The prediction has a mean pLDDT of 81. Predicted 3D model of a 74-nucleotide RNA (transfer RNA) from an Anaerolineae bacterium. Rfam family: tRNA. Its family is annotated with triplet codon-amino acid adaptor activity in the Gene Ontology. Rfam classes the family as a transfer RNA.
RNA sequence: CGGGAUGUGGCGCAGUCUGGUAGCGUGCACGGUUCGGGUCCGUGAGGCCGGGAGUUCAAAUCUCCCCAUCCCGA
Numbered sequence: 001c002g003g004g005a006u007g008u009g010g011c012g013c014a015g016u017c018u019g020g021u022a023g024c025g026u027g028c029a030c031g032g033u034u035c036g037g038g039u040c041c042g043u044g045a046g047g048c049c050g051g052g053a054g055u056u057c058a059a060a061u062c063u064c065c066c067c068a069u070c071c072c073g074a
Base pairs, nucleotide, nucleotide: 001073002072003071004070005069006068007067010026011025012024013023020057028044029043030042031041032040050066051065052064053063054062
């Protein structure tokens, strides 16, 4: 320098192809269960999607630029 992959609650991931109100597991808080703890059950908080711009009635999703990490090539 060129090509590719990834970026989404604290952590690990799905959702992108086919645009339509952002989900799962785990963790956390509270409550139940227990003599107490763990397990189990219930409720709840927590992200508007790496950053910016564009297209659209509507963008995590499509287009462009940039950033970070990883891989391949030179």